Notes
This is a predicted complex of two RNAs, RNase P RNA and transfer RNA, with 419 nucleotides together. It holds a member of the Rfam family "Bacterial RNase P class A". Its family is annotated with ribonuclease P activity, dimeric ribonuclease P complex and tRNA processing in the Gene Ontology. Its mean pLDDT, the model's own confidence on a scale to 100, is 75.
């Protein structure tokens, strides 16, 4: 210098005028003054919590979710550190990564055979023919080679054999055992019999977790749900709360039709919280503890905007509606730092 | 704000536990007819909403998005 990789951050700035939401103060009202007013994703609603209601959130079944190990956390499907595998020269990145020896299912077409096989083929014996090279029939042995397929019965090489074969041997892959290391996933060495198709983001098995609904939850105030007529069913069962089912618990006659009356919202929940920033300590880290400091939107038809001037690199994705912790998705352009590779120069 | 559902041919819809995607109407070509309609014969015209993943193989299974629709005071 070029190429790359990982992480963090910014994502218009300043001033003026007018306007809008919230709070405080002044003011009889009109109004006036001061302060404050979107994001890293406020988004998707994909997970996990707080909070609220369903009497308690109880038992069982079903259903759902997660799935290498250890830790972090209020909790998680998130994060950190490792293990194994895959990619890259490397920095580094990615992985829904338990079980196929519990059982069942499926593996289209092709192929003899897709959990157990013999189509072509190789070899031996017998008979027949015969040009003595072989051909045909029959009986047996084999799985090396060909062929099909995404996948074919461990792979390569040597020995061995009538031909062959883990039949034997060496190395490699896999399985099991012992020893050593590690909390563990696992790794290393040695030994053994040689060897078992794939699929669980198919059913299923194993381990762990899981009650349902959601701020339009819900609470309070105001108003109202009143009262009436007719019909049907029931006599301790039925119905409802209870939104998968059963048990348990609680409440209560139930259902249909006719007809009548009223409607209007307000307050709370509503933002000070598993909160932000700085320093110190523990820890590889995620994170935790202590001290100090700060307060930063809260509407309910829904505010956060418009115009002008100057500057630059010419401004992307996008707008809070109960609140947090994550994940995912969208994002013009720009800044900083660590590391890797290549080339050149010293 | 919150909770759900759907997307397959031009239109309306099927598609069992993954194995070359179908039906009706419409459309195209030919026949019949002077011509049209009707009728008859033939034809599938498709990136299964998009992108990744699992699998030998995805309309189907899983994840992430897009569009449209429904319900809750």
């Nucleotide at each position: 210098u070029g190429a790359g990789u990982a992480a963090a951050c910014c994502g218009g700035a300043u001033g003026g005028u007018c306007g809008c939401g919230g709070g405080c103060g002044c003011g009889c009202a009109c109004g006036c003054g001061c302060c404050u007013g979107a994001g890293g994703a406020a988004a998707g609603u994909c997970c996990g919590a707080g909070c609220u209601c369903c009497g308690c959130a109880g038992g069982g079944c079903a259903g759902g979710g997660u799935g290498c190990u250890g830790g972090a956390u209020a909790a998680c499907g998130u994060c950190c550190a490792g293990u194994g595998g895959a990619g890259g020269c490397g920095a580094c990145u990615c992985c829904a990564a338990g079980g196929a020896u519990a059982g069942u299912g499926c593996c289209a077409c092709a192929g003899a055979a897709a959990c157990a096989g013999a189509c072509c083929g190789c070899c031996c014996a017998g008979c027949a023919c015969u040009c003595u090279a072989g051909u045909g029939c029959c009986g047996g042995g084999c799985a090396a080679g060909g062929g099909u397929g995404g996948a074919a019965a461990g792979g390569u090489g040597a020995g061995g054999u009538a031909a062959g074969a883990g039949c034997u041997c060496a190395c490699c892959a896999g399985c099991g055992g012992u020893u050593a290391g590690g909390c563990g996933a696992c790794u290393a060495a040695c030994c053994g019999g040689c060897u078992c198709g794939g699929u669980a983001a198919a059913c299923c098995c194993c381990a762990c977790c899981u009650g349902g609904a959601g701020c339009a939850a819900g609470a309070c105030c105001g108003a109202a749900u009143a009262g009436g007529g007719g019909g049907a069913c029931a006599a301790a069962a039925g119905g409802g709360g209870u939104g998968g089912c059963c048990c348990g618990c609680c409440c209560u006659g139930u259902c249909c039709c006719c007809g009548g009356g009223u409607a209007a919202g307000g307050u709370c929940g509503c933002u000070g919280g598993a909160g932000g920033c700085g320093c110190c300590a523990g820890g590889c880290a995620a994170c935790u503890g202590g001290c100090g400091u700060c307060c930063a939107a809260g509407a309910u038809a829904g505010a956060u905007g418009a115009c002008c001037a100057u500057c630059c690199a010419a401004g992307a994705c996008a707008g809070a509606a109960c609140u947090c912790g994550g994940c995912u998705u969208a994002c013009a352009g720009g800044u900083u730092u660590g590391c890797u590779c290549a080339a050149a120069a010293g | 704000g919150g909770g759900c559902c759907a997307u397959u041919a031009g239109c309306u819809c099927a598609g069992g536990c993954g194995g070359u995607a179908g039906a009706g109407c419409a459309c195209c070509u030919g026949a019949c007819u002077u011509u049209u309609a009707a009728u008859c014969a033939g034809g599938g015209u498709g990136u299964c909403c998009g992108g990744a993943g699992u699998u030998c193989g995805a309309g189907u299974c899983u994840c992430c998005g897009a569009u449209g629709g429904c319900c809750c005071a």